[in-house]
The RNA shown here (Bacterial RNase P class A) has 357 nucleotides and comes from Metallococcus carri.
RNA sequence: UGAGUCGGCCGGGCGGCCGCGUCGCGCUUCGCGAGGAGCGCGCCGAGGAAAGUCCGGGCUCCGCAGAGCAAGGUGGUGGCUAACGGCCACCCGGGGUGACCCGCGGGACAGUGCCACAGAAAAUAGACCGCCCGUUCGCGAGGACGGGUAAGGGUGAAACGGUGGUGUAAGAGACCACCAGCGCCCCAGGUGACUGGGGCGGCUCGGUAAACCCCACCUGGAGCAAGACCGCACAGCACGCGCCCGAGGGCUGCUCGCCCGAUGCGUGCGGGUAGGUCGCUGGAGGCUGUCGGCAACGGCAGCCCGGAGAUGGAUGGUCGCCGAUCACAGAACCCGGCUUACAGGCCGACUCAUCCG
Numbered sequence: 001u002g003a004g005u006c007g008g009c010c011g012g013g014c015g016g017c018c019g020c021g022u023c024g025c026g027c028u029u030c031g032c033g034a035g036g037a038g039c040g041c042g043c044c045g046a047g048g049a050a051a052g053u054c055c056g057g058g059c060u061c062c063g064c065a066g067a068g069c070a071a072g073g074u075g076g077u078g079g080c081u082a083a084c085g086g087c088c089a090c091c092c093g094g095g096g097u098g099a100c101c102c103g104c105g106g107g108a109c110a111g112u113g114c115c116a117c118a119g120a121a122a123a124u125a126g127a128c129c130g131c132c133c134g135u136u137c138g139c140g141a142g143g144a145c146g147g148g149u150a151a152g153g154g155u156g157a158a159a160c161g162g163u164g165g166u167g168u169a170a171g172a173g174a175c176c177a178c179c180a181g182c183g184c185c186c187c188a189g190g191u192g193a194c195u196g197g198g199g200c201g202g203c204u205c206g207g208u209a210a211a212c213c214c215c216a217c218c219u220g221g222a223g224c225a226a227g228a229c230c231g232c233a234c235a236g237c238a239c240g241c242g243c244c245c246g247a248g249g250g251c252u253g254c255u256c257g258c259c260c261g262a263u264g265c266g267u268g269c270g271g272g273u274a275g276g277u278c279g280c281u282g283g284a285g286g287c288u289g290u291c292g293g294c295a296a297c298g299g300c301a302g303c304c305c306g307g308a309g310a311u312g313g314a315u316g317g318u319c320g321c322c323g324a325u326c327a328c329a330g331a332a333c334c335c336g337g338c339u340u341a342c343a344g345g346c347c348g349a350c351u352c353a354u355c356c357g
Base pairs, nucleotide, nucleotide: 001353002352003351004350005349006348007347008346009345010344012322013321014320015319016318017317018316020045021044023042024041025040026039027038028037029036030035047328051339052338054337055336056335057334058333059223060222061221062220066256067255068254069253071219072218073217074216075215076090077089078088079087080086091105092103093102094101095100106214107213111212112211113208114207115206128153129152130149131148132147133146134145135144136143137142161179162178163177164176165175166174180204182201183200184199185198186197187196188195189194227278228277229276230275236269237268238267239266240265241264248260249259250258251257285304286303287302288301289300290299291298292297
């Protein structure tokens, strides 16, 4: 200097005028009431993803508490966390010169299924071309029958270990040496997954579970339109069942079990209300310092919180200056993650190549 890998940040700023919303202060006003409206001044007022609704929770209700089945989720090891399918570190496998990236990462000897076409044969596999021996036909080339064989060739994504040798009629782990794999034993390292080394042995009986399945671990249901309170208004009728000898209902989809339960429950028709308040923002919160840890993260100390809390649902217009970035894009109970979208700009660390000193 160029190319690349990983991580982090910004994504308009300042000022004036008019306009919008919550809150604080002051004033006025409407309503029977719960409560509402207006004016003036002042502080504050959308995100890194607010998005998707894919996960996990906080919170609320189902009166309290269970067991089993079903159903669903995850899947190497160890740690972090309120928890997770998240994050961190490591192991194994694969890719890359490398920084680094990827993984639906337990089990195929529990069972079932599938592996098209080609090929002799695709898992209790197998002889198409071949090789060898015997008998026989033929002048010869070669043919027929019987037996042995899977080393060579062919097909295929994949063909019952590989290389070299001994041996054989010809071959073959039939036997041998080395190697790979599998099983068993021992030593060393590591919390562990696992890694390194040594020994023995039969010689080696495919792949696929992001197919069904098996194994291990985890899981009540519903959801802020949850739920709680206040005010106003109204209208009951019929039928069925039942009243402790139990109608009906709850706890999950089912079963067991447990519990509630009486002028009550269910069904049909019909009437009234749709207003207001809370939930609603102080949190598994943020920032700084320090200690522990490879890290994720945690402990301790101090500081901050007028932080947006709308509900037909709030921030727009204009002027000036600076700067530039023309992007994706707007809270609706809250939080921790994941995924997706993003013009442009900035910072840091590391890898490779080339050149100079």

Rfam family: Bacterial RNase P class A. It is annotated as a ribozyme. Rfam links the family to the GO terms tRNA processing, dimeric ribonuclease P complex and ribonuclease P activity. The sequence was found by an Rfam model in a public genome assembly. Of the family's consensus pairs, 97% are formed in the model.